The RNA shown here (transfer RNA) has 75 nucleotides and comes from Moorella sp. E308F.
The RNAcentral record of the sequence draws on ENA.
Its mean pLDDT, the model's own confidence on a scale to 100, is 81.
It matches the Rfam family "tRNA". By type it is a transfer RNA.
Taxonomically the source falls in Neomoorella (Bacteria, Bacillota, Neomoorellales, Neomoorellaceae).

[in-house]
RNA sequence: GGCCCGUUAGUCAAGGGGUUAAGACACCGGUCUUUCAAGCCGGUAACAGGGGUUCGAAUCCCCUACGGGCCACCA
Numbered sequence: 001g002g003c004c005c006g007u008u009a010g011u012c013a014a015g016g017g018g019u020u021a022a023g024a025c026a027c028c029g030g031u032c033u034u035u036c037a038a039g040c041c042g043g044u045a046a047c048a049g050g051g052g053u054u055c056g057a058a059u060c061c062c063c064u065a066c067g068g069g070c071c072a073c074c075a
Stems, first nucleotide, its partner, number of pairs: 001071007010025003018055001027043005048064005
């Protein structure tokens, strides 16, 4: 330098055009308990950044950033 894959709450992770972005752990509140933990109930929090396509984009396209893989080049 070329090609390919990925980026979604604090962490992991589903969703690949159509109302509210699923779930687990963590966190907060309640309940239970003599108390704590566990259990149960409820709650807060997320689409890497920019642009485009579309009636509508987390999802499709382009650029950028970051991470990973393969190949090439130089020494």